[in-house]
RNA sequence: GGGCGUGUAGCUCAGCUGGUUAGAGCGUCACACUGAUAAUGUGAAGGUCCCAGGUUCGAGUCCUGGCACGCCCA
Numbered sequence: 001g002g003g004c005g006u007g008u009a010g011c012u013c014a015g016c017u018g019g020u021u022a023g024a025g026c027g028u029c030a031c032a033c034u035g036a037u038a039a040u041g042u043g044a045a046g047g048u049c050c051c052a053g054g055u056u057c058g059a060g061u062c063c064u065g066g067c068a069c070g071c072c073c074a
Base pairs, nucleotide, nucleotide: 001073002072003071004070005069006068007067010026011025012024013023019057028044029043030042031041032040050066051065052064053063054062
């Protein structure tokens, strides 16, 4: 330098062919239970979906350009 893939909550990830509220598990916090922890149960907080444009009535999802990371080729 070229090709391919990935980027969504603190972490690991889902999100179907564009459509109503963006979710799960783990973690965190509160409460219940306990002599006290752990475990368990209930609830809560936490995201402008990597960045910037574009298409569309409507974009996490499609298109373009960047950036970061991984793999392959040279």